[in-house]
Transfer RNA from an SAR324 cluster bacterium, 74 nucleotides, folded computationally. It matches the Rfam family "tRNA". It is annotated as a transfer RNA. The sequence was found in a public genome assembly.
C1' cells in the first nucleotide's frame, strides 16, 4: 500500500425480507428464602445501536465517507 471481517447496556452477545416498545445472559442494586453466607426465586437499574452524511413514509438493519479492532496478501 491492497483485500476481507467487525463495532448494539459495565461485560459476552441476539436482533428474521427495513416496520409493533431495541432484547437475553452475566454484573450491580432492592426484596424473598436461610440462624447466616452461597446457591435458588422475584423485581429494578442500565442504550446518542462507533462517528458524519445519504436513501426511505419508516434505518440497529440499506448506501457513501471516516474512526477503532481483528485476519490475510504485498
Nucleotide at each position: 500500500g491492497g483485500g476481507c471481517c467487525u463495532a448494539u447496556a459495565g461485560c459476552u452477545c441476539a436482533g428474521u425480507u427495513g416496520g409493533u416498545u431495541a432484547g437475553a445472559g452475566c454484573a450491580u442494586c432492592c426484596g424473598g428464602c436461610u440462624c447466616a453466607u452461597a446457591a435458588c426465586c422475584g423485581g429494578a437499574c442500565g442504550g446518542u445501536c462507533c462517528c458524519u452524511g445519504g436513501u426511505u413514509c419508516a434505518a440497529g438493519u440499506c448506501c457513501a465517507g471516516g474512526u477503532g479492532g481483528g485476519c490475510c496478501c504485498a